[in-house]
RNA sequence: GCUGAGGUAGCUCAGCCGGUAGAGCGCCGGCCUGAAGCGCCGGGCGUCCCCAGUUCAAGUCUGGGCCUCAGCA
Numbered sequence: 001g002c003u004g005a006g007g008u009a010g011c012u013c014a015g016c017c018g019g020u021a022g023a024g025c026g027c028c029g030g031c032c033u034g035a036a037g038c039g040c041c042g043g044g045c046g047u048c049c050c051c052a053g054u055u056c057a058a059g060u061c062u063g064g065g066c067c068u069c070a071g072c073a
Base pairs, nucleotide, nucleotide: 001072002071003070004069005068006067007066010025011024012023013022019056027043028042029041030040031039049065050064051063052062053061
């Protein structure tokens, strides 16, 4: 340099054919306990990497950037 995959909650990742953004873990608060752990209850308003475009409507489609990974050279 070329090709492909990816960038969404603190972390790991879902999100189907555009239609109000989710799970697990973790974290915080409460109950319980002498205290802690376990258990139970509650808590998510996240510029969906950035900038444009299309659309009534974009995490999702289109163009251009940036970054990560893999392959080729």

Transfer RNA from a Chloroflexota bacterium, 73 nucleotides, folded computationally. Lineage of the source: Bacteria > Bacillati > Chloroflexota. The prediction has a mean pLDDT of 81. It matches the Rfam family "tRNA". The family's RNA type in Rfam is transfer RNA. Rfam links the family to the GO term triplet codon-amino acid adaptor activity. RNAcentral holds the sequence, with entries from ENA.